The prediction has a mean pLDDT of 77. This is a predicted structure of a 411-nucleotide RNA (Bacterial RNase P class A) from uncultured Tateyamaria sp. The source organism's lineage runs through Bacteria, Pseudomonadati, Alphaproteobacteria, Roseobacteraceae and Tateyamaria. It was read from a public genome assembly, where an Rfam model found it. Rfam family: Bacterial RNase P class A. It is annotated as a ribozyme.

RNA sequence: GCGGAGGGGCGGAUGGCCGCUUACGGGCAUUGGCUGACGCCAAUACCCUGAGAGGAAAGUCCGGACUCCCAAAAGCAACGGUGCCGGGUAACACCCGGGCGGGGCAACCCGACGGACAGCGCCACAGAAAACAAACCACCCCGUGCUCCGCACGGGGCCAGGGUGAAACGGUGGGGUAAGAGCCCACCGCCGGGCUGGCAACAGACCGGGCAUGGCAAGCCCCACCGGGAGCAAUGCCAAAUAGGGACCGCGUGCCGCCCUGCCUUCGGGCAGGCGGCGGGGCUGCUUUUGCCCCAGCAGGUCCGGGUUGGCAGCUAGAGGGGUGUUGGCAACAGCAUCCCGAGACGAAUGGUCAUCUCGGGCGGGGCAACCUGCCUAUGACAGAAUCCGGCUUACAGCCCCUCCGCGCAU
Numbered sequence: 001g002c003g004g005a006g007g008g009g010c011g012g013a014u015g016g017c018c019g020c021u022u023a024c025g026g027g028c029a030u031u032g033g034c035u036g037a038c039g040c041c042a043a044u045a046c047c048c049u050g051a052g053a054g055g056a057a058a059g060u061c062c063g064g065a066c067u068c069c070c071a072a073a074a075g076c077a078a079c080g081g082u083g084c085c086g087g088g089u090a091a092c093a094c095c096c097g098g099g100c101g102g103g104g105c106a107a108c109c110c111g112a113c114g115g116a117c118a119g120c121g122c123c124a125c126a127g128a129a130a131a132c133a134a135a136c137c138a139c140c141c142c143g144u145g146c147u148c149c150g151c152a153c154g155g156g157g158c159c160a161g162g163g164u165g166a167a168a169c170g171g172u173g174g175g176g177u178a179a180g181a182g183c184c185c186a187c188c189g190c191c192g193g194g195c196u197g198g199c200a201a202c203a204g205a206c207c208g209g210g211c212a213u214g215g216c217a218a219g220c221c222c223c224a225c226c227g228g229g230a231g232c233a234a235u236g237c238c239a240a241a242u243a244g245g246g247a248c249c250g251c252g253u254g255c256c257g258c259c260c261u262g263c264c265u266u267c268g269g270g271c272a273g274g275c276g277g278c279g280g281g282g283c284u285g286c287u288u289u290u291g292c293c294c295c296a297g298c299a300g301g302u303c304c305g306g307g308u309u310g311g312c313a314g315c316u317a318g319a320g321g322g323g324u325g326u327u328g329g330c331a332a333c334a335g336c337a338u339c340c341c342g343a344g345a346c347g348a349a350u351g352g353u354c355a356u357c358u359c360g361g362g363c364g365g366g367g368c369a370a371c372c373u374g375c376c377u378a379u380g381a382c383a384g385a386a387u388c389c390g391g392c393u394u395a396c397a398g399c400c401c402c403u404c405c406g407c408g409c410a411u
Base pairs, nucleotide, nucleotide: 001407002406003405004404005403006402007401008400009399010398012357013356014355015354016353017352018351020052021051022050023049025048026047027046029044030043031042032041033040034039054382058393059392061391062390063389064388065387066231067230068229069228071290072289073288074287075286076285079227080226081225082224083223084098085097086096087095088094099113100111101110102109103108114222115221119220120219121216122215123214136162137161139157140156141155142154143153144152145151146150170188171187172186173185174184175183189211190209191208192207193206195204196203197202235313236312237311238310245304246303247302248301249300254278255277256276257275259274260273261272262271263270264269279295280294281293282292283291320341321340322339323338324337325336326335327334328333359380360377361376362375363374364373365372366371
């Protein structure tokens, strides 16, 4: 100097004028209500002070806080999620560190990261053959025939070579064989064993060995762990209005009682009603325990339909954010001390204008270049909170800072 990788920050600034929203803020005026009064409350208007969109506010992909529902608790099923090890966190599919595998010369980046011997399923086309096989070309041996350098046919051996394919039942080299093959050997690979290091995932060396046993689970599935559902349009209050709406389903009316009332009576009792108990039904996808509701149209369930579209709360101080110092930790992060900072709208606020500055960009002039100088341009990237927070993902013109890798040159 060029190229690359990782991380962090900004993404305009200053001043004036006009305008918008807001505060348990301050002042002041009017109206209304309450009080015996002092005073208090509410609404409206004006003035002052303070505050007023993002790194992603987006996506709605994860995890929670919070609210309600499922009568409560436990277990199971169904459904869904995650998937190497250790740590962080309120929690997570996130973050940090490590292992293994892959990409890259490297710095670094990616993760399809439990199981293919539980079972099922798939592997198109090509190819002889795609899962326990397979003989296309080629090679070797034997026999027969012929036009007898050889060729053809038949039988046998053979996957080592070539071809097809994403992938062909270990790889390379040597020996051996008629040709050939883990047939044998060395190394690699694979399987098993204990030993060593590590919290672990794993790694290493050694010993032994049949020398053999494709892929896909981001196909269903198996295993381990985790998980109720819905969501601020949750939910609560006030006011108001309507149709206290309609249809259907809904087991069993049974038993007992020393109780009460009424009627009948052959004086043994019978009938009806009430009360109590048993029983039955329901509130859960199933089971158990507890609790509650109901019993001839009931509890409950299914469907259709009507009213309410107004106001207030929820609503913003929480696992809050940041600076500095310090302790522990490789780190993520956690603790302590101290200082600073905080939008809460509701058809939805933060804008307009003027001037100046700066970065970038554009158009000229001078100059070999570095650079100097004139003019224009801050609508000049992506893009607006709506219950809140921790993440991830996606979009982003331009500028700045730190660290690392590679190549080239000079000293």